[in-house]
RNA sequence: UUCUUAUCAAGAGAGGUGGAGGGACUGACCCUGCGAAGCCUCGGCAACCAGCAUUUUUAUGCCCGGUGCUAAUUUCAGAGGAAGUUAUUAUGAUUCCGAAGAUAAGAA
Numbered sequence: 001u002u003c004u005u006a007u008c009a010a011g012a013g014a015g016g017u018g019g020a021g022g023g024a025c026u027g028a029c030c031c032u033g034c035g036a037a038g039c040c041u042c043g044g045c046a047a048c049c050a051g052c053a054u055u056u057u058u059a060u061g062c063c064c065g066g067u068g069c070u071a072a073u074u075u076c077a078g079a080g081g082a083a084g085u086u087a088u089u090a091u092g093a094u095u096c097c098g099a100a101g102a103u104a105a106g107a108a
Stems, first nucleotide, its partner, number of pairs: 001108008013042005021031003025078004043070003048066002051062004074100001080097004085092001
């Protein structure tokens, strides 16, 4: 980097450094000199993997380990498709699937 599977409506921030961007991409809308990104320290959340305990053998609980996360539903919409609705030949809105993305585990 690619592929497969699972999850994505809940949850959880302070300090230091730094000095203008950030929220993946496009559009919108937000955050930001009352200090962005990045880096460091100490916390916290969660429970994918590992470990431990129990167990109806599949789940539950704990969690000092490996990751991850810690503004806003993945901030909202976004290829394409389906079902209603309005309406009348096209457009708008709604819901779902899906696409894209993120994370974990496995494989190449």